The RNA shown here (SAM riboswitch aptamer (S box leader)) has 110 nucleotides and comes from Pararhodonellum marinum. The coordinates come from a structure-prediction model, not an experiment, and the mean pLDDT is 83.

[in-house]
RNA sequence: GAUUUAUACAGAAGAGGUGAGAGACAGGCUCCUAGACCCUCUGGCAACCUGGAAAAUCCAAGGUGCCAAUUCCUGCCAAACAGAAACAUUGAUGUUUGGAUAUAUAAAUU
Numbered sequence: 001g002a003u004u005u006a007u008a009c010a011g012a013a014g015a016g017g018u019g020a021g022a023g024a025c026a027g028g029c030u031c032c033u034a035g036a037c038c039c040u041c042u043g044g045c046a047a048c049c050u051g052g053a054a055a056a057u058c059c060a061a062g063g064u065g066c067c068a069a070u071u072c073c074u075g076c077c078a079a080a081c082a083g084a085a086a087c088a089u090u091g092a093u094g095u096u097u098g099g100a101u102a103u104a105u106a107a108a109u110u
Stems, first nucleotide, its partner, number of pairs: 001110008013042005021031003025075004043067003047064003050060004071102001076099007085090001
């Protein structure tokens, strides 16, 4: 890197360094020189693996992961509702719900 399966409305920040963009992509929206993002240290969370408790469930924190916003929201399809414009056998667009895709993470395989 690829494949399969599972999960994604819960949870969890301080210090130091650096100094301009960051939130995967596009649009929106948001964060950010009152210092974001990133790196290091310390601390924390507990999703999967693991260990323990008879068990629902809980505890631990060894491995991975994570610590702004639901994966920040939307993206493709369907349904319901509203509906600009046009008036023809249309219907932009918006909201909600469901499904898919994409992305991320874990576990297993390769």